[in-house]
RNA sequence: UGAGCAGGACAGGCAAUCGCACUGCGUCCGCAGUGAGGAAAGUCCGAGCACCAUAGAGCAGGACGCCGGAUAACGCCCGGUGGAGGCGACUCCAAGGAAAGUGCAACAGAAAUAUACCGCCGCGUCAGCGGUAAGGGUGGAAAGGCGAGGCAAGAGCUCACCGGCGCGCUUGGCGACUUGCGCGCCCUGUAAACCCCGUCCGGUGCAAGAUUGGUAUGGGAGCAUUUAAUAGCUGCUCGCUAAGCUCCAUGUAAUCGCGCGAGCCUGCCGGCGACGGCAGGCCAAGAUAGAUGAUUGCCCUUAGACAGAACUCGGCUUAUGGCCUGACUCACAUU
Numbered sequence: 001u002g003a004g005c006a007g008g009a010c011a012g013g014c015a016a017u018c019g020c021a022c023u024g025c026g027u028c029c030g031c032a033g034u035g036a037g038g039a040a041a042g043u044c045c046g047a048g049c050a051c052c053a054u055a056g057a058g059c060a061g062g063a064c065g066c067c068g069g070a071u072a073a074c075g076c077c078c079g080g081u082g083g084a085g086g087c088g089a090c091u092c093c094a095a096g097g098a099a100a101g102u103g104c105a106a107c108a109g110a111a112a113u114a115u116a117c118c119g120c121c122g123c124g125u126c127a128g129c130g131g132u133a134a135g136g137g138u139g140g141a142a143a144g145g146c147g148a149g150g151c152a153a154g155a156g157c158u159c160a161c162c163g164g165c166g167c168g169c170u171u172g173g174c175g176a177c178u179u180g181c182g183c184g185c186c187c188u189g190u191a192a193a194c195c196c197c198g199u200c201c202g203g204u205g206c207a208a209g210a211u212u213g214g215u216a217u218g219g220g221a222g223c224a225u226u227u228a229a230u231a232g233c234u235g236c237u238c239g240c241u242a243a244g245c246u247c248c249a250u251g252u253a254a255u256c257g258c259g260c261g262a263g264c265c266u267g268c269c270g271g272c273g274a275c276g277g278c279a280g281g282c283c284a285a286g287a288u289a290g291a292u293g294a295u296u297g298c299c300c301u302u303a304g305a306c307a308g309a310a311c312u313c314g315g316c317u318u319a320u321g322g323c324c325u326g327a328c329u330c331a332c333a334u335u
Base pairs, nucleotide, nucleotide: 001331002330003329004328005326007325008324010322012299013298014297015296016295017294018293020035021034022033023032024031025030037306041317042316044315045314046313047312048311049205050204051203052202056238057237058236059235061201062200063199064198065197066080067079068078069077081095082093083092084091085090096196097195101194102193103190104189105188117136118135119132120131121130122129123128144162145161147159148158149157163186164185165184166183167182168181169180172177209256210255211254212253219248220247221246222245223244230242231241232240233239263282264281265280266279267278268277269276270275
């Protein structure tokens, strides 16, 4: 200097004029304060909260799946182990079990739970018969590899070395695993196929729900009124609870829920880290057809891309312009 790799921050500032919403104060229309995001998006996970509900068990169903941590919890996050990719910094993995069972492996190829198309060898005049799976071809994969011996020609047929799998002992580790040795075996892959094993999981959701109100101290019809039937608790069964349950018609407004939070900022301590502890400080949108805007001037600038709250948080995923940063990696050059 160039090319990479991992992460982080930012989202204009000040002033004036006018306009809007909320809160507080004031009391006669004024003053003060605050006012969209890193993803507010998706509605994919987890929770807080509310109700079912007085509270359960089993089956079904769903999720996760190497180990250890962190967290309110999670399928997220942190650190490791094993494997794959990369020169490397680093990145990725739907990572238990194929020796419980079932299923599948298209096309090509002669053949895909085990074979004989070409080839090699033997017999034979030929046709053909027998042996073979080392060589060739197809394929992702013809069912361990290389070398030697052996054979009619060959084959783990035998031997030595290596590889894979299983078991036992052993080194280090909380553990996943790992180091070394010995014995046995050599019919593949696939569970993001069914399945087996282990762990976890009530349901519905702010259009939840609560209070007040009305044609509502309700109207009409049917069943039932404590054994049963019926309704509720998810889908089923058991069990429990209830005096109501089902259908039709009318009506459906206001207030709350609604923002003090597993909250934010700063510093110190512990930890590789996620994170935790202590101390101090702060309160920063709450609409309900939906506010958060417009103009001017100055400053700053790297940049206005993707894009607008509707109960709130912790994540994941998707969209996205620009900038800053790095005890990092590689290449080249100079000293």